[in-house]
Molecule: FMN riboswitch aptamer (RFN element)
Organism: Ectobacillus ponti
RNA sequence: AAUAUCCUUCGGGGUCGGGUGCAAAUCCCAACCGGCGGUGAUGAAGCAAUUCUAAGUCCGUGACCCGCGUUUCCUUUGGAAGCCGGUGGAUCUAGUGAGAAUCUAGAGCCGACAGUAUAGUCUGGAUGGGAGAAGGAUGUU
Numbered sequence: 001a002a003u004a005u006c007c008u009u010c011g012g013g014g015u016c017g018g019g020u021g022c023a024a025a026u027c028c029c030a031a032c033c034g035g036c037g038g039u040g041a042u043g044a045a046g047c048a049a050u051u052c053u054a055a056g057u058c059c060g061u062g063a064c065c066c067g068c069g070u071u072u073c074c075u076u077u078g079g080a081a082g083c084c085g086g087u088g089g090a091u092c093u094a095g096u097g098a099g100a101a102u103c104u105a106g107a108g109c110c111g112a113c114a115g116u117a118u119a120g121u122c123u124g125g126a127u128g129g130g131a132g133a134a135g136g137a138u139g140u141u
Stems, first nucleotide, its partner, number of pairs: 001141010017029003031121002033111002035061004043052003056109002065086003069083006091107005113124003
């Protein structure tokens, strides 16, 4: 340094102000927010090698939901958990340039389920789960 197993910790933000109405943070005007990994024509440091940094809407992925797929367990017409599979949202225009899905400018668009006056932002499942991040232990090379 690589790799395998294990342990610990961490691991999601957001309705200002106004309209209608009996009632809306749910409708209308308006406001606000952007998980994780990758990529990367950004920016910064350095003599350099290189390091740090840069995407909600490019690739992948997690939560939610579904399965007469499978395994295990239980108090077994049923239920729970693990694995596997499925489902799962959104970008254009102009500029610069050799090259733009990431730069600059402008204008858009998107956001599980349940509850409730129709919810990305409230409440709830959730003191849960989690992509993953950091640190550590042991073994192997």